Context: one part of a larger RNA
């Protein structure tokens, strides 16, 4: 390379958008580029293959044939692909009506809890643990009450619930804004699928500037434990966690399962629509779950939300270590990220 693979053995890009490219619904006509057939030319010789012959054999050599799987020209065929034209409605989209939801951004408001301050009541402890101690406290703590302030998070509802491309999203409310879904089948008429490079988004931690700082809490300090204890436990506590703007671009970014489409037994629950109803039920569309067949799978298991049966496109893998390292390059303020070997070794 071919092939075979990618839930768990190596391997699915974190997610979307989309350029090039690849692939692409139904019908008719034309063309004849691909495709197929015939004919002609060419495809040097040697080599290769086959047959025969010459050196005593063989290697070697000679003669002939075949082959040179290709290219060009020309004459035809027209199913498929392409190109051109016309048409269609099932794919895709639009319109109208309606629903749904923690989808997003910005603002406002709320109560519980916590902490602090002030005032009051009140007196000797509080706190913490396996047990203690560090710590706080007669300068009046802890506890209780009232008021005030601050920051962060939103109990119950709450759920195998819902929404979002993913990351993710949860108090209430307002404004702006995006989207799915359902019904009608009115309109456009293949406008589609995938998607290298690119662009955008992307948890937490971290970084820069300026704010904020209640609780929690890396680092750090102390007390314990212990043979030791740079830990687990306790008392404190800085960065951080929060906000605005700008970077970073990674995660077990997981369903460890790429996207689209079509097909393939059933049972049951649930969310959002739309119907039919005898109000008992029941059909259908789109999701979210559980179970179980055929089939698949090394098995575990998957099983209409496939890991089944197939098509298309793209990503990735090819023994372990060395190594996601070195070097180079690009990006970054840095941390580092991306790309990514070899020697050697088993």
């Nucleotide at each position: 390379u071919u092939g075979g693979g990618u839930u768990u053995a190596a391997a699915g890009g974190g997610u979307g958008u989309g350029u090039a490219g690849g692939c692409g619904g139904a019908a008719u006509u034309u063309u004849a580029a691909g495709u197929c057939a015939g004919u002609g030319g060419u495809g040097a010789a040697a080599u290769c293959u086959c047959a025969c012959a010459g050196c005593u054999c063989a290697a070697c050599u000679g003669u002939g044939a075949a082959a040179c799987u290709g290219c060009c020209a020309u004459u035809g065929a027209u199913a498929c692909u392409g190109a051109a034209a016309u048409u269609c409605u099932u794919g895709a989209g639009u319109a109208u009506a309606g629903u749904u939801g923690a989808g997003g951004u910005a603002g406002g408001c709320g109560g519980a809890a916590u902490g602090u301050g002030u005032a009051a009541u009140g007196u000797a402890g509080c706190g913490g643990u396996g047990a203690a101690a560090u710590g706080c406290u007669u300068a009046g703590a802890u506890a209780u009450u009232a008021c005030a302030c601050a920051g962060a998070a939103c109990a119950c509802c709450g759920a195998u619930u819902g929404c979002g491309a993913a990351g993710g999203c949860a108090g209430c409310u307002u404004a702006c804004u995006a989207a799915c879904c359902u019904a009608u089948u009115a309109c456009u008429g293949a406008c589609g699928c995938u998607g290298a490079u690119g662009c955008a988004c992307g948890a937490a931690a971290g970084c820069g500037u300026g704010g904020g700082g209640a609780g929690c809490g890396a680092a750090c300090a102390g007390g314990a434990u212990u043979a030791g204890a740079u830990a687990c436990c306790c008392u404190g506590g800085u960065a951080g966690u929060c906000c605005a703007c700008g970077c970073c671009g990674u995660a077990a970014a997981c369903g460890a399962u790429g996207a689209u489409u079509a097909c393939u037994c059933g049972u049951u629950g649930u969310u959002g629509g739309c119907g039919a109803u005898a109000u008992a039920u029941u059909g259908u569309c789109a999701g979210c779950g559980a179970c179980u067949g055929a089939g698949c799978g090394a098995a575990a298991g998957c099983a209409u939300u496939a890991a089944g049966u197939a098509c298309u496109c793209g990503a990735c893998c090819u023994g372990g270590g060395g190594a996601g390292u070195a070097c180079g390059u690009u990006c970054g303020c840095a941390a580092g990220a991306a790309u990514g070997a070899a020697a050697c070794u088993c």
RNAcentral holds the full RNA, with entries from ENA. A computed fold for a 346-nucleotide part of an RNA from an uncultured prokaryote, annotated as small-subunit ribosomal RNA, central domain.